[in-house]
């Protein structure tokens, strides 16, 4: 150079068009002499851009990344 897969909190991930979910780590607070463990409650994300759509994490196209093949 060309394909093809993937790109959502801090990290790992689920989400096939209509209110972004868990886990795990964080913080608050309960508990306990103290630590752990545990429980209760918060904070925190859809890579950028543009198209379709009444609506887009989701569908299309470009473009940056990351990994795999093929030359």
């Nucleotide at each position: 150079g060309c394909g093809g897969u993937c790109a959502u909190g801090g990290u790992u991930u689920a989400g096939u068009g209509g209110c972004a979910g868990a886990a795990c780590a964080u913080c608050a607070c309960c508990u306990u002499g103290c630590c752990a463990a545990g429980g209760u409650g918060g904070a925190a994300a859809u890579c950028g851009g543009g198209g379709u759509u009444c609506g887009a994490u989701u569908c299309c196209c470009c473009g940056u990344g990351a990994c795999c093949g093929c030359a």